[in-house]
Context: one part of a larger RNA
RNA sequence: GGACGAACGCUGGCGGCGUGCCUAAUACAUGCAAGUCGAGCGGAGCACUUCGGUGCUUAGCGGCGGACGGGUGAGUAACACGUAGGUAACCUGCCUGUAAGACCGGGAUAACUAUCGGAAACGAUAGCUAAGACCGGAUAGCUGGUUUUCUCGCAUGAGAGAAUCAUGAAACACGGAGCAAUCUGUGGCUUACAGAUGGGCCUGCGGCGCAUUAGCUAGUUGGUGAGGUAACGGCUCACCAAGGCGACGAUGCGUAGCCGACCUGAGAGGGUGAACGGCCACACUGGGACUGAGACACGGCCCAGACUCCUACGGGAGGCAGCAGUAGGGAAUCUUCCGCAAUGGACGCAAGUCUGACGGAGCAACGCCGCGUGAGUGAUGAAGGUUUUCGGAUCGUAAAGCUCUGUUGCCCUAGACGAACAGCAGGGAGAGUAACUGCUCUCUGUGUGACGGUAUAGGAGAAGAAAGCCCCGGCUAACUACGUGCCAGCAGCCGCGGUAAUACGUAGGGGGCAAGCGUUGUCC
Numbered sequence: 001g002g003a004c005g006a007a008c009g010c011u012g013g014c015g016g017c018g019u020g021c022c023u024a025a026u027a028c029a030u031g032c033a034a035g036u037c038g039a040g041c042g043g044a045g046c047a048c049u050u051c052g053g054u055g056c057u058u059a060g061c062g063g064c065g066g067a068c069g070g071g072u073g074a075g076u077a078a079c080a081c082g083u084a085g086g087u088a089a090c091c092u093g094c095c096u097g098u099a100a101g102a103c104c105g106g107g108a109u110a111a112c113u114a115u116c117g118g119a120a121a122c123g124a125u126a127g128c129u130a131a132g133a134c135c136g137g138a139u140a141g142c143u144g145g146u147u148u149u150c151u152c153g154c155a156u157g158a159g160a161g162a163a164u165c166a167u168g169a170a171a172c173a174c175g176g177a178g179c180a181a182u183c184u185g186u187g188g189c190u191u192a193c194a195g196a197u198g199g200g201c202c203u204g205c206g207g208c209g210c211a212u213u214a215g216c217u218a219g220u221u222g223g224u225g226a227g228g229u230a231a232c233g234g235c236u237c238a239c240c241a242a243g244g245c246g247a248c249g250a251u252g253c254g255u256a257g258c259c260g261a262c263c264u265g266a267g268a269g270g271g272u273g274a275a276c277g278g279c280c281a282c283a284c285u286g287g288g289a290c291u292g293a294g295a296c297a298c299g300g301c302c303c304a305g306a307c308u309c310c311u312a313c314g315g316g317a318g319g320c321a322g323c324a325g326u327a328g329g330g331a332a333u334c335u336u337c338c339g340c341a342a343u344g345g346a347c348g349c350a351a352g353u354c355u356g357a358c359g360g361a362g363c364a365a366c367g368c369c370g371c372g373u374g375a376g377u378g379a380u381g382a383a384g385g386u387u388u389u390c391g392g393a394u395c396g397u398a399a400a401g402c403u404c405u406g407u408u409g410c411c412c413u414a415g416a417c418g419a420a421c422a423g424c425a426g427g428g429a430g431a432g433u434a435a436c437u438g439c440u441c442u443c444u445g446u447g448u449g450a451c452g453g454u455a456u457a458g459g460a461g462a463a464g465a466a467a468g469c470c471c472c473g474g475c476u477a478a479c480u481a482c483g484u485g486c487c488a489g490c491a492g493c494c495g496c497g498g499u500a501a502u503a504c505g506u507a508g509g510g511g512g513c514a515a516g517c518g519u520u521g522u523c524c
Base pairs, nucleotide, nucleotide: 001524002523003522004521006520007519008518009517010516013371014370015369016368017367018366019364020363021329026327027326028325030324031323032322035064036063037062040061041060043058044057045056046055047054048053071282072281073280081206082205083204084203085202086201087200090199091198095195096194097193098192099191100190101189103137104136105135106134112127113126114125115124116123117122141167143166144165145164146163147162148161149160150159151158152157172187173186174185175184176183177182208254209253210252215245216244217243220242221241222240223239224238225237226236227235257279258278259277260276261272262271263270264269284305285304286303287302288301307318308317309316310315335361337360338359339358343357344355345354346353347352374404375403376402377401384395385394386393387392408465411459412458413457414456418451423446424445425444426443427442428441429440430439468513469512470511471510472509473494474493475492479508480507481506482505483504489496490495
């Protein structure tokens, strides 16, 4: 000199864009943060009714989603991360493409009703009922076992085909046509192959300190066999062998999430890992599995523990490192705000519902950037202050006065971009259908704004409302007077102060920066 998620002191006009618990991964009152689907199902309630039904709401069964999004950095020195590869050792819901299919049956159960238990949380027994819930059979394919043919490779092997034994579906829902059978459209369903996306596993290399840590290791190292996994593997187990790592730093201890990046520096390098983005780990502490395509699951389950709360003392409930907010800790870090209008996500055919993600507003000079606090003229060099050698010098064109301007602020009026949609109404075209409806594309109209009466624009009025902080011995730009008298005090270093202090305190003057200025802390 630069930088900061800063703090402290004095001061403080406005705007834009950012940033805001670095400490106690301490404890949490309250509200919200994950639901959705009635076009899967049977009920119940309400409203209307032409008595045929129709509409709305939804506790329950069922489907999808609660593995994303959001938070934190405790742990972790590790294939956790970065980078480059491997997987002939693997998985992949939703999405896309291709091919084929959707046949015949069955038994339950919640809701509900009745009875009963309990303070509550919540249950028990009996009876009834539905499904795209569950189960059985057939068919096809896949997979697995046996036999066999061909092709290929990178060692284990891989791919394709044939014969024989075990396994799928929702027969669904909503429309349209039809008297009906049935046909048809859309969505959903099943199987196989392929893609895309997302992951799992393995490996080379790389990035901390201490040797005042030198030896470490029994599932340890390897083999055979078995189990287990989506998958390789001591991953686990039985048996066998005695190996494996280490001064190229094993092991131990301490510290620490890693990276893109950020700060500094001419660079090499040094330091950091806030915000934003990627990965990992965690969710009161420890352990465990279930479900599922995916979890060993922040707002799921079970067990144990600590803590808090309710209780009729028998027993129960809870987990803010989500958004706000509270207490505590601390030098120190914000609103218990508005909205789903936009973007994105979950569900749904859709309308739509949910969304503290997100979009916004609020608070804070915490940072960066921009603007203003007036401009021109004005010498009797006014008054006044300071100083003086008493002549003067200086504050100083500074003020007053005169002439202007109106940024910003205050007041009035108008008033956005962000909105593209979706849907609805009408028209046209295309594929398909026997045909229609419906589907896809397109045109016209209608249609939706939290921010916000905000930004912005126009007008009125008036210099009116807006400057401080630090320093002045040298380094280092800027000097005099008075007070004090090694006292009081200053100080980054050198050092000032003991009676003429440019170094302490005050005043005048000056210098620097400026809505900031200085100090402290940390890094280069």
Model confidence (mean pLDDT): 84 of 100.
A computed fold for a 524-nucleotide part of an RNA from Paenibacillus sp., annotated as small-subunit ribosomal RNA, 5' domain.
Rfam family: Bacterial small subunit ribosomal RNA.